About this RNA: Transfer RNA from a Flavobacteriaceae bacterium, 73 nucleotides, folded computationally. The source organism's lineage runs through Bacteria, Bacteroidota, Flavobacteriia, Flavobacteriales and Flavobacteriaceae. The sequence was found in a public genome assembly. The prediction has a mean pLDDT of 82.
[in-house]
RNA sequence: GGGGCUAUAGCUCAGUUGGGAGAGCGUCUGGCUGGCAGCCAGAAGGUCAACGGUUCGAACCCGUUUAGCUCCA
Numbered sequence: 001g002g003g004g005c006u007a008u009a010g011c012u013c014a015g016u017u018g019g020g021a022g023a024g025c026g027u028c029u030g031g032c033u034g035g036c037a038g039c040c041a042g043a044a045g046g047u048c049a050a051c052g053g054u055u056c057g058a059a060c061c062c063g064u065u066u067a068g069c070u071c072c073a
Stems, first nucleotide, its partner, number of pairs: 001072007010025004019056001027043006049065005
């Protein structure tokens, strides 16, 4: 220098015919229990890596950039 993969909640990750942003764990609140733990119910928490484009509409399609992993040179 060139190719490929990855980037979504605090963590691990789902989310492909473009239209609802989600799960488990964790955190907080309440209930059960004498209390911790545990169980049950509920809640908070996200500018979907950044910018631009296409579209009525983009996490998703296209381009560029950034970071990480990897292959070739």